[in-house]
Context: one part of a larger RNA
Order: sequence, then C1' cells, then structure tokens
RNA sequence: UGUUUAGUGCCUGAGGGGAAGGAAGGAUUAGUACGAAAGGAACAUCCUUUCGACGCCACUGGUUUACCUGUUGUCCGACCGGGCAUUGCAGGGCAGCUACGCGUCAAUCGAUAAGGGCUGAAAGCAUCUAAGCUCGAAGCGAUCCUCAAAAAGAGGCACACGGCUCUCUUAGAAGAAGAGUUUGAUAGGCAUGGGGUGUAAGCGCGAAGCCUCGGCGACGCGUUCAGCCCGCGUGUACUAAU
Repeated sequence: UGUUUAGUGCCUGAGGGGAAGGAAGGAUUAGUACGAAAGGAACAUCCUUUCGACGCCACUGGUUUACCUGUUGUCCGACCGGGCAUUGCAGGGCAGCUACGCGUCAAUCGAUAAGGGCUGAAAGCAUCUAAGCUCGAAGCGAUCCUCAAAAAGAGGCACACGGCUCUCUUAGAAGAAGAGUUUGAUAGGCAUGGGGUGUAAGCGCGAAGCCUCGGCGACGCGUUCAGCCCGCGUGUACUAAU
C1' cells in the first nucleotide's frame, strides 16, 4: 500500500517454524526363557544419572557500588555528622537478577519403507500380487509449542468508541505492551506490617590508669530487640494524574 480501506476490539487457521527430546545405569522380570553343561537374555513396570530444551526463585548458593555496622590514614578547630583513599578496607545483607537450586519435557492414532503374511489367478498345481486384503520403523503426517488474513478465494464475529498529552511498571533500545487518569490507590508522601543491620546520639553509673590534685580517661553497663534504612505487603486522597 492492498484487502468494497472510516475506526476499535476479539477470533478462525490455509500455510510456515520446532529436536524437545537423546543416551546410559540399577531393581524386579530371573538364575527364568534358551542350553547337555558351561553359561545366560528380553518385553514390561519402577527408580536414578547424564547431555540438551523451556520455565521459575519457595528452598540452597552467588551477586547485591540500595542499606546497616566496625575500622585505618587524613581533612572539615572539638563533639555530632561527613569528604577522599578501588565501594579505602572489613563483617553482614532484603528485593531483583541468577545456577551451583527447583519444575516439566508421555502415551497414542493414521498412512507407509525394507520386510512378514491372507486370499488368489495368469499357469486345474504352486505362488504375498497381477485384481483385492492385512501387518510392519527412532523415519512421514497428526496429537504438543509457536508464528500466522498479503490465505488476491485477501476470512469471521462484536462494538461505539479509540489515540496523544498526563501518573506509572508485572513491560521496555526506539516504537510497542500493560495499569491508571478524581465514579481514582497509578506514582510520590504518610501510617502500619514485614524485612536488613545489631543496640544510635545525649545523659547517668562504673572504670585500668594518668594527674599540675582542678580534673582527664580507652572501655563497659543502663536508658535500648535501640537508632538508621527498605526497589516489599496493606491502608490512607495529603501531592500529582487538572
């Protein structure tokens, strides 16, 4: 662009794509079938491992330059609180993302190949084949996943809305997708729950010791499961979706 082109939403599925599965071991079968003995299977059922594919984050582990804490050197006069030194270094660490963690990855049907057969003439017999019929493979086509109305035979159904700006994220390179727009919990704020760190500052008490006898004092205890923080849950229109 086309499709009888206003538009929007939801479908169908002609036809494509896929390897989504591959392999091995163990137990039972069974010391059975078979075989004189020696020896010694398989179908099937169950379990497991490994390679691969897809998905997930409750658990375990990793990361976590959000966050909390300790601490060295130096600077901001001291305290508090901070800057810089690879995030200064170190100990932890939620969410998210992940693998080293977890889940799934059958069976069956149809038509066949080589091949095995039935009936059966040519050729009174015989013959799986000439007519006809039946089985038969990890292969082929379905079943499964996915794309798909530009399938020119260009499909169908429904509706009266749809898009931008704006607030956003289960989404995201840009578009797109999805949630919301006051008849509102979309984001922020606040409250609360949960979680991380590990007991803040200030004050009080104790304290090895030092002292110019005035005091100073690492550290410990109490106040204090504190303080600080949160990409999470719930609630709440305070702010912005006017």